Notes:
A computed fold for an 89-nucleotide RNA from a Nitriliruptoraceae bacterium, annotated as c-di-GMP-I riboswitch aptamer.

RNA sequence: CUCACGAAACGGCACCCCGCCCGAAAGGGCGGUCCGCAAAGCCACGGGCCUACCGCCGCACCAGCGGCCACGGCAGCCGGGCCACCGAA
Numbered sequence: 001c002u003c004a005c006g007a008a009a010c011g012g013c014a015c016c017c018c019g020c021c022c023g024a025a026a027g028g029g030c031g032g033u034c035c036g037c038a039a040a041g042c043c044a045c046g047g048g049c050c051u052a053c054c055g056c057c058g059c060a061c062c063a064g065c066g067g068c069c070a071c072g073g074c075a076g077c078c079g080g081g082c083c084a085c086c087g088a089a
Stems, first nucleotide, its partner, number of pairs: 005087002012037002017032006035076001041082003045079003048074003055068005
């Protein structure tokens, strides 16, 4: 120095919840917080999960209701890819 690994330190991120904003929703952004995280940094490629505006189908009969669907999301569900701080064993 590199790979692997994860003790310590400096620091970092931020669940729930609260406020404001975006969105049909799921969810997201900013601020606070601190459940946790050694990649809880980035990428929806594979699986999984969430949602269903539009669309389609059915019912209804003009007000709607039900079902299906990702083209919308989740990287803090798992795998994979890319990049990275520190340095004990």
Taxonomically the source falls in Nitriliruptoraceae (Bacteria, Bacillati, Nitriliruptoria, Nitriliruptorales). Its mean pLDDT, the model's own confidence on a scale to 100, is 83.